Context: one part of a larger RNA
């Protein structure tokens, strides 16, 4: 000096990205026990007192005919320790925000989550020899099921709720018309040949689906403007004009897992706060099933912060074991 284990005066997160690692609690029984809440919880909340051993009292169980023998418990009274849940074992805890409702699943060998699934919800398709899938086919699955089933797809408990645009792209429908392929048709024409007839070539007109056209559909794919001007202080601008456009972003939320200027600005917490919470809206570039906003409960998730604790730190020291090293 290195691994490991322990002990520490004073102070106690002053460490650091971050209480990371250690310390702190740890069992039983009494007592207590908040907001909030989906009334189940939150809860072991949080805090708090007792706990060894002798002795008397009183009293239960269970076996027994009984005498008792085996084990709880209630009062009182005393002993002895630095220490009595004595050693192993054995929840630190509170408050606040953000994600996901939950229990679960995963990147076997850096990711465990906020990611997947999840129960609910919504749209399609699916009438059965069913849709789809696998196969060349036979044939299998679906399914020994039958719309309360069965695929596909998006969201993702619950509670309030889901706003406008069908112009484009897709899907659904449409007995009109338009455009068209084989294929019908065959005016008219060509070669050859005495001819009969053989061989081409070909105009109108008939001719699917498909696109074209007309509609309908956004919990389909997707999308939701700009400029000028106005109130009796300034200041904004309920009001007005005006250009585009399928339509011009409603509810809620908003410096946010989204905010570039930006440590925005005000407010709480600190003596002191790029973080945190609470407002504000000028939202570079949130916004409603690529779901919006909420939420009790859950989380080896994350963000702050207090309380207990501690060698994490001021600032290192000492021990034990096990190397290193020096000697042999």
């Nucleotide at each position: 000096c290195u691994g490991u284990u322990c002990u520490g005066a004073a102070g106690g997160a002053a460490c650091u990205c971050g209480g990371c690692a250690a310390a702190u609690u740890g069992c039983a029984u009494c007592c207590g026990u908040a907001a909030c809440u989906u009334c189940g919880g939150a809860a072991g909340a949080a805090g708090g007192a007792u706990g060894a051993c002798c002795c008397a009292u009183c009293u239960g169980u269970a076996c027994g005919c009984a005498a008792g023998u085996a084990u709880g418990g209630u009062u009182g009274g005393g002993u002895g320790g630095c220490a009595c849940a004595a050693a192993c074992u054995a929840g630190g805890u509170g408050g606040u925000g953000g994600c996901g409702a939950c229990u679960g699943u995963u990147u076997a060998u850096c990711a465990a989550a906020a990611a997947c699934a999840c129960a609910g919800g919504g749209c399609u398709c699916u009438g059965c020899g069913a849709a789809g899938u696998c196969g060349c086919a036979a044939g299998a699955c679906g399914a020994c099921g039958u719309a309360u089933a069965g695929g596909g797809u998006c969201u993702g408990a619950c509670g309030c709720c889901u706003g406008c645009c069908c112009g484009g792209u897709g899907c659904u429908g449409g007995a009109a018309g338009g455009u068209u392929a084989a294929a019908g048709g065959g005016a008219g024409g060509a070669g050859u040949g005495c001819a009969a007839g053989c061989u081409c070539c070909g105009a109108a007109c008939u001719g699917a689906a498909g696109c074209c056209c007309c509609a309908g559909u956004a919990a389909a794919c997707g999308g939701c403007g700009g400029c000028c001007g106005u109130a009796a202080c300034u200041a904004u601008a309920a009001c007005g004009g005006u250009c585009c456009u399928a339509a011009g972003g409603u509810a809620g939320c908003g410096a946010a897992a989204u905010u570039c200027c930006u440590u925005g600005u005000c407010g709480g917490g600190u003596a002191a706060g790029u973080u945190c919470c609470g407002a504000c809206c000028u939202g570079c570039a949130c916004g409603a099933a690529u779901g919006g906003c909420g939420u009790a409960a859950c989380g080896a998730c994350u963000u702050c912060c207090a309380c207990a604790c501690u060698g994490u730190c001021u600032c290192c020291a000492g021990a034990g074991c096990a190397g290193a090293c020096u000697c042999a």

A computed fold for a 328-nucleotide part of an RNA from Micavibrio sp., annotated as large-subunit ribosomal RNA, domain IV.
The coordinates come from a structure-prediction model, not an experiment, and the mean pLDDT is 89.
Rfam family: Bacterial large subunit ribosomal RNA.